[in-house]
């Protein structure tokens, strides 16, 4: 330098008609317990890497760009 993959909640990751942003774990509150653990219920938590474009509407399509992994040179 070129090819491929990845970037979504604190962590690990889903997300295929383009129209609802989600799960597990973790955190907090409450319940059960003498207490802890465990379990149950609920809650908080998001610039969907960034910039721009298309569209009535974009995590999703298009262009550019940053970073990570990998292959080739």
């Nucleotide at each position: 330098g070129g090819g491929g993959g990845g970037u979504u909640a604190g962590c690990u990751c889903a997300g295929u008609u383009g129209g609802g942003a989600g799960a597990g774990c973790g955190u907090c509150a409450c319940g059960u317990u003498c207490g802890c653990a465990a379990c149950g219920u609920g809650a908080a938590g998001g610039c969907c890497g960034c910039c721009g474009g298309u569209u009535c509407g974009a995590c999703c399509c298009c262009g550019g760009u940053a970073c990570c992994c990998u292959c080739c040179a």